[in-house]
Context: one part of a larger RNA
RNA sequence: UGUAGGAAAUUUGAGAAGGCCUGGCUCUAGUACGAGAGGACCGAGCUGGACAUACCUCUGGUGUACCAGUUGUUGUGCCAACAGCAUCGCUGGGUAGCCACGUAUGGAUAGGAUAAUUACUGAAAGCAUAUAAGUGAGAAACCUUCUUCAAAAAUAGAUUUCCCUAUUAGAGCCGUAAUAGACUAUUACGUUGAUAGGCUGGGUGUGGAAGUAUGGUAACAUAUGAAGCUAACCAGUACUAAUAGCUCAAUCGG
Numbered sequence: 001u002g003u004a005g006g007a008a009a010u011u012u013g014a015g016a017a018g019g020c021c022u023g024g025c026u027c028u029a030g031u032a033c034g035a036g037a038g039g040a041c042c043g044a045g046c047u048g049g050a051c052a053u054a055c056c057u058c059u060g061g062u063g064u065a066c067c068a069g070u071u072g073u074u075g076u077g078c079c080a081a082c083a084g085c086a087u088c089g090c091u092g093g094g095u096a097g098c099c100a101c102g103u104a105u106g107g108a109u110a111g112g113a114u115a116a117u118u119a120c121u122g123a124a125a126g127c128a129u130a131u132a133a134g135u136g137a138g139a140a141a142c143c144u145u146c147u148u149c150a151a152a153a154a155u156a157g158a159u160u161u162c163c164c165u166a167u168u169a170g171a172g173c174c175g176u177a178a179u180a181g182a183c184u185a186u187u188a189c190g191u192u193g194a195u196a197g198g199c200u201g202g203g204u205g206u207g208g209a210a211g212u213a214u215g216g217u218a219a220c221a222u223a224u225g226a227a228g229c230u231a232a233c234c235a236g237u238a239c240u241a242a243u244a245g246c247u248c249a250a251u252c253g254g
Base pairs, nucleotide, nucleotide: 005163006162007161008160009159010158011157015149016148017147018146021049022048023047024046025045026044027043033038051106052105053104054103055102059100060099061098062097066093067092068091069090070089071086072085073084074083075082076081110144111143112142117137118136119135120134164253168249170248171247172246173245174190175189176188177187178186195241196240197239198237199236200235201234202233205229206228211224212223213222214221215220
């Protein structure tokens, strides 16, 4: 852009893609079979491997915006306390997110038509013959069943609701953002507001702040005190920013 009015939702499924894997053990049963040695079919159950998908409760990894320790050096006049630089200086941990080594789930079942194969009835050919007419059984293969996409499937589908001259269906511009993201798009919100930031409370992490006091010659220790600080997490709260506004849009449908 089209789908012969304009919208907002919900869908059908022509078609396409994916998947289809497999080991071990137990029972049946030391049964059938076999002189013995050995040792099943069929059927039932348990437990794995690899693979795939989703997720982050647990375990673990990362986590250069969190916490602590510590070395050298420079600075804040000095002490103390801090800050910069040194691979994030190094080291020990670690929230969210992302992830696997983690967690959960999956391969099923059933039907149809068949292959090799195996049958029924049955002539040609008074018999026989699964085949010539006709009718069955039969495999991880085929078509469905399962998962995903899918009306641009040009035969362009279906359903519901709304709008039609305004007190207008709806959309865009603009702004705040993220369950989205290269841009765009998508999604949430825009004062009738919790969209983001801030603030407050909580959680989580770190691990006991500074100051002061006491003890010790001192390094340091203890008390105040489960302290102080705390990113992306969870809530609450209009303090800040989403202001004001503008544009498009069908006109009862060849």

A computed fold for a 254-nucleotide part of an RNA from Candidatus Mesenet longicola, annotated as large-subunit ribosomal RNA, domain VI. It matches the Rfam family "Bacterial large subunit ribosomal RNA". Its family is annotated with structural constituent of ribosome and ribosome in the Gene Ontology. The full RNA is in RNAcentral, with records from ENA.